Model confidence (mean pLDDT): 77 of 100. Bacterial RNase P class A from a Deltaproteobacteria bacterium, 373 nucleotides, folded computationally. Its Rfam family is "Bacterial RNase P class A". Its family is annotated with tRNA processing, ribonuclease P activity and dimeric ribonuclease P complex in the Gene Ontology. Lineage of the source: Bacteria > Pseudomonadati > Myxococcota > Myxococcia.
[in-house]
RNA sequence: AGAGUGGAUCGGGUGGUCGCCGGUUCGUGCGAGCGGGCCGGAGGAAAGUCCGAGCUCCACAGGGCAGGAUGGUCGCUAACGGCGACUGGGGGCGACCCUAAGGAAAGUGCCACAGAAAAUAUACCGCCCCGUCGCAGGACGGGGUAAGGGUGAAAAGGCGAGGUAAGAGCUCACCGCUUUCCCGGUGACGGGAAAGGCAUGGUAAACCCCAUCCGGAGCAAGACCGAAUAGGAGAGCGUUUGAGGGCGGCCCGCCCAAAGCUCUCGGGUAGUGUCGCUUGAGGCGGCGGGCAACCGUCGUUCCAGAUGAAUGAUCACCGUUUCCCGGAACAUUCCGGGAGAAACAGAACUCGGCUUACAGAUCCACUCUGAUA
Numbered sequence: 001a002g003a004g005u006g007g008a009u010c011g012g013g014u015g016g017u018c019g020c021c022g023g024u025u026c027g028u029g030c031g032a033g034c035g036g037g038c039c040g041g042a043g044g045a046a047a048g049u050c051c052g053a054g055c056u057c058c059a060c061a062g063g064g065c066a067g068g069a070u071g072g073u074c075g076c077u078a079a080c081g082g083c084g085a086c087u088g089g090g091g092g093c094g095a096c097c098c099u100a101a102g103g104a105a106a107g108u109g110c111c112a113c114a115g116a117a118a119a120u121a122u123a124c125c126g127c128c129c130c131g132u133c134g135c136a137g138g139a140c141g142g143g144g145u146a147a148g149g150g151u152g153a154a155a156a157g158g159c160g161a162g163g164u165a166a167g168a169g170c171u172c173a174c175c176g177c178u179u180u181c182c183c184g185g186u187g188a189c190g191g192g193a194a195a196g197g198c199a200u201g202g203u204a205a206a207c208c209c210c211a212u213c214c215g216g217a218g219c220a221a222g223a224c225c226g227a228a229u230a231g232g233a234g235a236g237c238g239u240u241u242g243a244g245g246g247c248g249g250c251c252c253g254c255c256c257a258a259a260g261c262u263c264u265c266g267g268g269u270a271g272u273g274u275c276g277c278u279u280g281a282g283g284c285g286g287c288g289g290g291c292a293a294c295c296g297u298c299g300u301u302c303c304a305g306a307u308g309a310a311u312g313a314u315c316a317c318c319g320u321u322u323c324c325c326g327g328a329a330c331a332u333u334c335c336g337g338g339a340g341a342a343a344c345a346g347a348a349c350u351c352g353g354c355u356u357a358c359a360g361a362u363c364c365a366c367u368c369u370g371a372u373a
Base pairs, nucleotide, nucleotide: 001369002368003367004366005365006364007363008362009361010360012318013317014316015315016314017313018312020041021040022039023038024037025036026035027034028033043344047355048354050353051352052351053350054349055218056217057216058215067214068213069212070211071210072086073085074084075083076082087101088099089098090097091096102209103208107207108206109203110202111201124149125148126145127144128143129142130141131140132139133138157175158174160172161171162170176198177196178195179194180193181192182191183190184189222275223274224273225271232265233264234263235262236261237260244256245255246254247253282301283300284299285298286297287296288295289294320341321340322339323338324337325336326335327334328333
């Protein structure tokens, strides 16, 4: 210098003018309010709503079934399907990256095409032996074999030697595998030894089995205040008229009931209603422990709470960057002028994560290649 790998940070700044939301304070007004000052006012993802919690209400003796999630080990955490470290496997020259990584000797299923055969093994070509025919090349029939060819994503341990009619774990060495043991490690696992001739093809993001975990709904959760109207319950009054029921043979009378009026009570609803609401597993900094995730301790700090939903608009200057022109200067950079560009996106109860989107800019650590010294 080029090509990369991993991680961290920022994501325009200052000022003026006009506004918006919340808090506080002063003035003014009987009051509703109005006016002024001061303070605070989106994000790294506020997003997707995919996991896990807090909080709230409902349900709940205990156990099981069904259903769902997770799946190497050890740790971290309030918890997790998250994170860290490590182990195994795969990829890269490397920094490093990826990993849905339990069980296929519990059972069931599936393995397209091709191929003899896809799991009770089998035989197309080939190889070998025997028989018959033929002068012979060879043909046919019977048997052996699975080393070679061929098919396939995958072919019944691999590879070499011995052996054999040809072959074959048939025998042997090495590798793999299985079983047992020893050593190291908390563990996943790693290293080693002995025995066994090989038993167990693949597939569980196929059913399934095993282990662990899981009650449901969500701030429109939920709690409180509470009219008017209508309706409900109770108490009192109930003139006149007459229709109802009871007492009675009838009338008067009394009782019940009833339209209406007044009062009381309780429920629900409306509401520029109130709370929940933002002090929290909080932020920042120092020190200590730990490889790390993270934990402990001390100090400091309060940092949006809207509810048809505020956090904006505009102007000037500066910064970043692209292009053009001119000048200085020459591995190339600097100066002046002009014209542009600046993303993804926006709180809505609160946290911990994951995932996804993102113009542009900066920093740190490391790897490989080349050149020079």